[in-house]
Context: one part of a larger RNA
RNA sequence: GUGAACGCUGGCGGCACGCCUAACACAUGCAAGUCGAGCGAUAAGCUAAACUUCGGUUUAGUGGACAGCGGCGGACGGGUGAGUAUCGCGUGGGAAUUUACCAUAGAGUGGGGAACAACUGCUGGAAACGGCAGCUAAUACCGCAUACGCCCUACGGGGGAAAGGCUUCGGCCGCUCUAUGAAAAGCCCGCGUACGAUUAGUUUGUUGGUGGGGUAAUGGCCUACCAAGACUACGAUCGUUAGCUGGUCUGAGAGGACGAUCAGCCACACUGGGACUGAGACACGGCCCAGACUCCUACGGGAGGCAGCAGUGGGGAAUAUUGGACAAUGGGCGAAAGCCUGAUCCAGCGAUGCCGCGUGAGUGAAGAAGGCCUUCGGGUUGUAAAGCUCUUUCGGUGGGGAAGAUAAUGACGGUACCCACAAAAGAAGCCCCGGCUAACUCCGUGCCAGCAGCCGCGGUAAUACGGAGGGGGCUAGCGUUACUC
Numbered sequence: 001g002u003g004a005a006c007g008c009u010g011g012c013g014g015c016a017c018g019c020c021u022a023a024c025a026c027a028u029g030c031a032a033g034u035c036g037a038g039c040g041a042u043a044a045g046c047u048a049a050a051c052u053u054c055g056g057u058u059u060a061g062u063g064g065a066c067a068g069c070g071g072c073g074g075a076c077g078g079g080u081g082a083g084u085a086u087c088g089c090g091u092g093g094g095a096a097u098u099u100a101c102c103a104u105a106g107a108g109u110g111g112g113g114a115a116c117a118a119c120u121g122c123u124g125g126a127a128a129c130g131g132c133a134g135c136u137a138a139u140a141c142c143g144c145a146u147a148c149g150c151c152c153u154a155c156g157g158g159g160g161a162a163a164g165g166c167u168u169c170g171g172c173c174g175c176u177c178u179a180u181g182a183a184a185a186g187c188c189c190g191c192g193u194a195c196g197a198u199u200a201g202u203u204u205g206u207u208g209g210u211g212g213g214g215u216a217a218u219g220g221c222c223u224a225c226c227a228a229g230a231c232u233a234c235g236a237u238c239g240u241u242a243g244c245u246g247g248u249c250u251g252a253g254a255g256g257a258c259g260a261u262c263a264g265c266c267a268c269a270c271u272g273g274g275a276c277u278g279a280g281a282c283a284c285g286g287c288c289c290a291g292a293c294u295c296c297u298a299c300g301g302g303a304g305g306c307a308g309c310a311g312u313g314g315g316g317a318a319u320a321u322u323g324g325a326c327a328a329u330g331g332g333c334g335a336a337a338g339c340c341u342g343a344u345c346c347a348g349c350g351a352u353g354c355c356g357c358g359u360g361a362g363u364g365a366a367g368a369a370g371g372c373c374u375u376c377g378g379g380u381u382g383u384a385a386a387g388c389u390c391u392u393u394c395g396g397u398g399g400g401g402a403a404g405a406u407a408a409u410g411a412c413g414g415u416a417c418c419c420a421c422a423a424a425a426g427a428a429g430c431c432c433c434g435g436c437u438a439a440c441u442c443c444g445u446g447c448c449a450g451c452a453g454c455c456g457c458g459g460u461a462a463u464a465c466g467g468a469g470g471g472g473g474c475u476a477g478c479g480u481u482a483c484u485c
Stems, first nucleotide, its partner, number of pairs: 001483002004481005011357006017350002019315001024313003028310003033072003038069002045062007079268003088193007097185003102181008110144001112142002119134006150159003164173003194240003201231003206228008243265004247258004270291005293304004321347001323346003329343001330341004360390004370381004394426001396421005404412001429474005434455003440469005450457002
C1' cells in the first nucleotide's frame, strides 16, 4: 500500500469502490428499436344515411390496434479476459485501399414493365411452423432512354443511374452519378514487449519467381509450374505462464511489483466450424451445421444460450437491489410531435477505502465514596466523578424549501439547505505494557494451564501464562492473516 478477508466493536455525513474463485449452470422480468410525411390492407370505438323481423344489418366518413411489404438502426452502446508471447499492444513511419449517415461542389431525377407478402379460399401439423391456388401497392424489384464528370479499353470503341413523399404552393424532406473533405476502418514495416537450453535444431505453401484466381486493397492469401530456399546460439522450434497500454503501488532515485475502478486498443459471446445480409459482421440478445447440456412433446418433432441489468443455485475466506427515472448527458429512428434506451443519472445494501464531524464545554479538593497498592504513615484512580454554570454540532420533532432547466419538462426529493423546539440529553471501542517497542504492580497458576513475530517465558515470590488495578498507543475503528514495494 490493498477491489481484501477474519475477530472484537460500531454514532453521522460526503466522495469513491464492491464475484479477485466456476469463461460453472441458470427460473423470472427487463436490456433495440423506430418511421403511417415510403406502401397496400384493416379490428374495436365514434358519427351519419338507408333498410329493419326493432334484435340489428349494410354503406359512407372518422378513427387508429395487432400484423405485413419497405427504409434506417440491430457492426454503436453494455459485459468479460477464456484464448493470444503475437504487428496483439505501445511508439514511429508507409502505400496498394474502402467508407452508410454528415459537410462542400457539379450534373441529373425522362418513359415503361413484371412480381411477392399482407388479404381470400383450400389444406398439413400436438406444437414450432408450414403447403397449394388466387388478388394487390410502394421510396421493394427489372428493363428502355439519357451521361458534364465516372468505369474498362487493344485508343477503334464499349459499359453504367434515379423515387418519390409532404405542403399553408413559398417550399421542405428525399433519390441517382461524380469529386473533395471530415471522421472512421482494413493492410504493411522499423524498434520495444515474461520465464525455461534439464527445449538445439525447425520448416514443404515451407523461402523466392512466373502465369492465373481472389480481395475494397498489397501479399503464398489461394492455385499451376519453376528454382531450393527460409529461420536459428543476437536463442529458431518447443514447453510454461500472460490480454497489452495510459497508468497504480512502493522507493531519495535507479529500480521492483502490479494492470481492480477510469480511459485507449485487442480478443471472445454455451463448445467447434461456416457463410449470408450489409457501407461496415464472419455478427453477445441474427442464420446454418455438428457437439455437450437443459426444457416441451400427441414420440412424428421442436425450443434455448445472463462473460447485458437485477436476481437464483453452486464454488469460495469473500463481494450488493429481481429498486426509480428518461429530469439531465448521450445514442437509434422520425419532417416533427414523439417512441425506445438496465447506456446513463439517481436511490438501496456494505466502516470496503479516503475525508470531515460528533460522543460535550467551563468551573469544581471535603483531594468524597468505591476499587487497587501499601513500609499502614499513606499513595493512586483524580478535576476524574458528584455539584454549579453554559452550549446544542450530529441525531430527533415541527415549519419553510432549492440550484441542477433556455419557454415547458426534476427520477433524485419534501433531498440539500434555512428557521424554530426539547434536553447533556441518543452516540467508544480495540490492541498492547520482558527486550526489540511507548507503557508495572498485586493475586492466581506451578515446565501445568498457557504465551510467542524473533530472542524466548512457565518446574512456588512470573513486569512474558490467566484475572484485577494502573499505564501506553490508535480511535469509529482497532487488531490478525494474506500479498506487494